[in-house]
RNA sequence: GGGUUCAUAGUCUAACGGUUAGGACGGCGUCUUGACGUGGCGCAGAUCGCGGUUCAAUUCCGCGUGAACCCA
Repeated sequence: GGGUUCAUAGUCUAACGGUUAGGACGGCGUCUUGACGUGGCGCAGAUCGCGGUUCAAUUCCGCGUGAACCCA
C1' cells in the first nucleotide's frame, strides 16, 4: 500500500429499515437482616465522526477515524 471483518451504557452482548434501543455483570436507591452477604423491587447510564438514500437509518451507501485478520 491492497483486501476482508468489525465499532451499541463502565464491561460483555442483542436488535426484518418502523423497538420505549432489549439482556447480563457492575453502579445507585429501597425492602429484607442485629450487621454483612444472598435475595426482591426500582433508578441512572449507550448506537465512533461527517455526509448521502429514504416518509422513516443502530440497520443500507460513501468518506474519515480506530481495531483484528489476510496479502504484499
The prediction has a mean pLDDT of 83. Predicted 3D model of a 72-nucleotide RNA (transfer RNA) from a Candidatus Aenigmatarchaeota archaeon. The sequence is in RNAcentral, with records from ENA. It matches the Rfam family "tRNA". Gene Ontology term of the family: triplet codon-amino acid adaptor activity. Taxonomically the source falls in Candidatus Aenigmatarchaeota (Archaea, Nanobdellati).